[in-house]
RNA sequence: GCAGGUGAGACGCCUAAUCCCCGAAUGGGGAACGGGGGACCCAGCCCGUGGGGCGAAUCGCCGGGUGAGCGAAGGAGCGUGGCUCCGAUUGCCAGCCCGGCGUAGGGCGAACUUCCAGCCCGAGCCCGUCAGCUAACUCCGUCGGCGUGGUGGAAGAACAG
Numbered sequence: 001g002c003a004g005g006u007g008a009g010a011c012g013c014c015u016a017a018u019c020c021c022c023g024a025a026u027g028g029g030g031a032a033c034g035g036g037g038g039a040c041c042c043a044g045c046c047c048g049u050g051g052g053g054c055g056a057a058u059c060g061c062c063g064g065g066u067g068a069g070c071g072a073a074g075g076a077g078c079g080u081g082g083c084u085c086c087g088a089u090u091g092c093c094a095g096c097c098c099g100g101c102g103u104a105g106g107g108c109g110a111a112c113u114u115c116c117a118g119c120c121c122g123a124g125c126c127c128g129u130c131a132g133c134u135a136a137c138u139c140c141g142u143c144g145g146c147g148u149g150g151u152g153g154a155a156g157a158a159c160a161g
Stems, first nucleotide, its partner, number of pairs: 010148005018031005032142006042132001050130001051127004059102008069092002074086005105121004112156006
C1' cells in the first nucleotide's frame, strides 16, 4: 500500500415499535403512533369444511414425498334372494411437507406526491369453540432485523433566495 474481517459512534432503512418524566435499580407514569373487544341503525338464506386476529405476505400451476378416505381380484363369518369383516396388485384422491415458476399486495432515492424503469419481499405468529359493522366505554403493544454505502429518469407541488 492492497484485499478481507471485526468493533464503536453518528447517521440511515424495514416495522406501530419512538420520545419525555420519576427512581440507585428491578420498576412506574405520560405523550405519540399502532392493534383488539364493544350499541342503536345496517348487514346477517342453507349445507360442508369449526371460527377468528396481527401482518404486504394472498391466490394459482408444475414436480417429488406422505397419505385419511374411495375403488378392487379374491377370502371368511352369519342373523344367508342380504349384511358384516379381511384384503394382494393397482387406480383415484382430501390434507400436510419439500422444491420450483408466477401472482394480489408490499419495500427501497437522505424533506413530499405521481409516473416509467431497476433491485428486493411476497414470511411467520397468535386466540381457543368465541368475537360482522359499531358511538360511549374498555383491553393491549412500543419488539426484532439490516446498511456504511448510496437506484436511474421525468413531471409537479412545497420551501428558500